Predicted 3D model of a 75-nucleotide RNA (transfer RNA) from a Deltaproteobacteria bacterium. The coordinates come from a structure-prediction model, not an experiment, and the mean pLDDT is 81.
RNA sequence: CGGAGCGUAGCUCAGCCUGGCUAGAGCACCAGUUUUGGGAACUGGGAGUCGGAGGUUCGAAUCCUCUCGCUCCGA
Numbered sequence: 001c002g003g004a005g006c007g008u009a010g011c012u013c014a015g016c017c018u019g020g021c022u023a024g025a026g027c028a029c030c031a032g033u034u035u036u037g038g039g040a041a042c043u044g045g046g047a048g049u050c051g052g053a054g055g056u057u058c059g060a061a062u063c064c065u066c067u068c069g070c071u072c073c074g075a
Base pairs, nucleotide, nucleotide: 001074002073003072004071005070006069007068010027011026012025013024020058029045030044031043032042033041051067052066053065054064055063
């Protein structure tokens, strides 16, 4: 320098191809029930400007452009 993949909750990820429910799951965290206590189990809850900016659209995590970070391949 060229090409590819990834970036979504504290962590690991789904959803993206085919735009449309209020953005989800597990673990973790908080509260409650239970227990002598802890753990486990059950119930409930908090937590996200979907890496950033712009564009298209009635509507964008999803489509387009630019850009940042990480990883891999090639030179």

It matches the Rfam family "tRNA". It is annotated as a transfer RNA. The RNAcentral record of the sequence draws on ENA.